Source information:
Predicted 3D model of an 81-nucleotide RNA (c-di-GMP-I-GGC riboswitch aptamer) from a soil metagenome. The sequence is in RNAcentral, with records from MGnify. Its mean pLDDT, the model's own confidence on a scale to 100, is 83.

């Protein structure tokens, strides 16, 4: 560097149950789709949820969140034929 039909361990989608939140959602327990960063950090795109100035509608400045299992970045790290 690469990433096995190696070892040794790690996580956990959907979905169901509790409990929290107006919500996206997040925490627990069950569960495995998957994953080599599915560790963490919203920093840049994106997506989504609230609430709102404008407005006849669509929409939709701003303002407060949510996703790290979207894509990129940045920090750390386990093994390794």
């Nucleotide at each position: 560097c690469u990433g096995a039909u190696a070892a040794a361990g790690c996580c956990a989608a959907a979905c169901c149950c509790g409990c929290c939140g107006c919500g996206a959602g997040g925490c627990g327990g069950g569960g495995a789709c998957g994953g080599a960063a599915a560790g963490c950090c919203a920093c840049g795109g994106g997506u989504c949820u609230c609430u709102c100035a404008g407005a006849g509608u669509g929409c939709g400045a701003g303002g407060a969140g949510a996703c790290a299992g979207c894509c990129g970045g940045g920090u750390u790290g386990c093994c390794u034929a």